[in-house]
Context: one part of a larger RNA
RNA sequence: UGGAUACUGGCAUGCAAGUCAAGGGGUCCCGCCAUUCAUAUAGCAAUAUAUGGAGGGCGGGAUACCGGCGAACGGCUUAGUAACACGUAGAUACAAACCCCAUUCACGGGCACAACCAGCCGAAAGGUUGGUUAAUUCCCGAUAGUCCCGCAAGGGUAAAGACGCAAGUCGGAAUGGGAUUGGUCUGCGGCCUAUCAGCUAGUUGGUGAGGUAAUGGCUCACCAAGGCUAUGACGGGUAGGGGGCGUGAGAGCGCGUUCCCCAGGAAUGGCACUGCGAACGGGCCAUACUCCUACGGGAGGCUGCAGUCGAGAAUCUUCGACAAUGGGCGAAAGCCUGAUCGAGCGACGCCGCGUGCAGGAUGAAGGCCUUAGGGCUGUAAACUGCUUUUCUCAGGGAUGAAUCCCGCCUUUGGCGGGAUGACAGUACCUGAGGAAUAAGGGGUUACUAACUCUGUGCUAGCAGUAGCGGUAAUACGGAGACCCCGAGCGUUAUCC
Numbered sequence: 001u002g003g004a005u006a007c008u009g010g011c012a013u014g015c016a017a018g019u020c021a022a023g024g025g026g027u028c029c030c031g032c033c034a035u036u037c038a039u040a041u042a043g044c045a046a047u048a049u050a051u052g053g054a055g056g057g058c059g060g061g062a063u064a065c066c067g068g069c070g071a072a073c074g075g076c077u078u079a080g081u082a083a084c085a086c087g088u089a090g091a092u093a094c095a096a097a098c099c100c101c102a103u104u105c106a107c108g109g110g111c112a113c114a115a116c117c118a119g120c121c122g123a124a125a126g127g128u129u130g131g132u133u134a135a136u137u138c139c140c141g142a143u144a145g146u147c148c149c150g151c152a153a154g155g156g157u158a159a160a161g162a163c164g165c166a167a168g169u170c171g172g173a174a175u176g177g178g179a180u181u182g183g184u185c186u187g188c189g190g191c192c193u194a195u196c197a198g199c200u201a202g203u204u205g206g207u208g209a210g211g212u213a214a215u216g217g218c219u220c221a222c223c224a225a226g227g228c229u230a231u232g233a234c235g236g237g238u239a240g241g242g243g244g245c246g247u248g249a250g251a252g253c254g255c256g257u258u259c260c261c262c263a264g265g266a267a268u269g270g271c272a273c274u275g276c277g278a279a280c281g282g283g284c285c286a287u288a289c290u291c292c293u294a295c296g297g298g299a300g301g302c303u304g305c306a307g308u309c310g311a312g313a314a315u316c317u318u319c320g321a322c323a324a325u326g327g328g329c330g331a332a333a334g335c336c337u338g339a340u341c342g343a344g345c346g347a348c349g350c351c352g353c354g355u356g357c358a359g360g361a362u363g364a365a366g367g368c369c370u371u372a373g374g375g376c377u378g379u380a381a382a383c384u385g386c387u388u389u390u391c392u393c394a395g396g397g398a399u400g401a402a403u404c405c406c407g408c409c410u411u412u413g414g415c416g417g418g419a420u421g422a423c424a425g426u427a428c429c430u431g432a433g434g435a436a437u438a439a440g441g442g443g444u445u446a447c448u449a450a451c452u453c454u455g456u457g458c459u460a461g462c463a464g465u466a467g468c469g470g471u472a473a474u475a476c477g478g479a480g481a482c483c484c485c486g487a488g489c490g491u492u493a494u495c496c
Base pairs, nucleotide, nucleotide: 001346002345009309010308011307013306014305015304018069019068020067023066024065026063027062028061029060030059031058032057033056035054036053037052038051039050040049041048042047076265077264078263086189087188088187089186090185091184092183094182095181096180099178100177101176102175103174104173105172107141108140109139110138116131117130118129119128120127121126147156148155149154161170162169163168191237192236193235198228199227200226203225204224205223206222207221208220209219210218240262241261242260243259244255245254246253247252267287268286269285270284271283289300290299291298292297317343319342320341321340325339326337327336328335329334356386357385358384359383366377367376368375369374391433392432393431394430395429396428400423404418405417406416407415408414409413440485441484442483443482444481445466446465447464451480452479453478454477455476461468462467
């Protein structure tokens, strides 16, 4: 670094978004305390002990439901899009939950709905009727400034508590400012095509209204007849854009995989709801497909992580852990997190290392060539000595750990103690052993580094181009020798 291929092909299975019990009413379990009842034993009895039940109090734990926050992030992908989508430089008529700062306020009432109980329907998914109930749920009233409307007078608008013995802490409401993020608008910039030359009716502008957080034909009514275009409108084709990457002396040309920023998408096509903000793992409708069914009716959406089928020249494990970093919730402990951190597979790429080192000629044997003398393979091998990277075995063994908990104290903190590592008994270190565990691929006519023999005989074949092969082929096949690279080497496609 690794699913680049099929209008984005279809998907079994598991997991990928929860959390808060210190917002609330319940339910269940456990422990302790006392009360009461029943049984058993002891006792004549009072009573005592044991077991079990009931309601009550205190404490701990679990959790379906209401409520809050999150789920709009993170993750995937590039179909569409030639556009203010992107890049860059500006603009403002706007918004903001969480975070920070400042000021002020928090008074008094009420009605519900889940859960629960009772009944009914359904194969299921689920639904329905009645009754009861709490809250940081909902509603009403009061109050109202540095809030809103208004020239003014005046009018209008809010809230919620919880934990704690307490101190206090965490929250609530309003306003202003900040931080950061977003909405909107504009100049400029970056593809091909004229075998596309005219395009346009909300079209271009105005007035008024509606709508929006906000400007605006965004929408509507009326009025005017405009607007764009050879500096290429409109149409067609292709394409996510950028930071960057490849190549090149540069100019440039080509590309947009991994990582980062932005945009678009979530089976296909629409729609709204909730919410500060909108929809991959929320909702509704339609369509296609798949599955379940008691045939009445229902369920689903891997372009999350793994994995499967299919297609293809072609692309991995149904792994481990939340230890770290980051995110969500929580007062915290903590829980969740296929983000992430890691491991696995693949020479897919890049980098590093090794497959020994030194000596060793009578130049062994074998092989090939030969002018038959010899030459080459070749110090190459054998043999002798040495080393131990790597390997095997043995011993030791991490950094990544900060937070966190407990205790004490001069409490934005300090001191002391304790606990937490998936990777991993891994990296690394030490020792022992033994050359031991480890070399291939392409080429040799010219371009282009490297030549002989033999077989074949325009056959078989080679080939990037020129071209080789028709009986002595340095070009085909084999052998020997040589050349180039080397855990790679060649081929194909493509770019410079």
Predicted 3D model of a 496-nucleotide part of an RNA (small-subunit ribosomal RNA, 5' domain) from an uncultured bacterium. Rfam family: Bacterial small subunit ribosomal RNA. The coordinates come from a structure-prediction model, not an experiment, and the mean pLDDT is 85.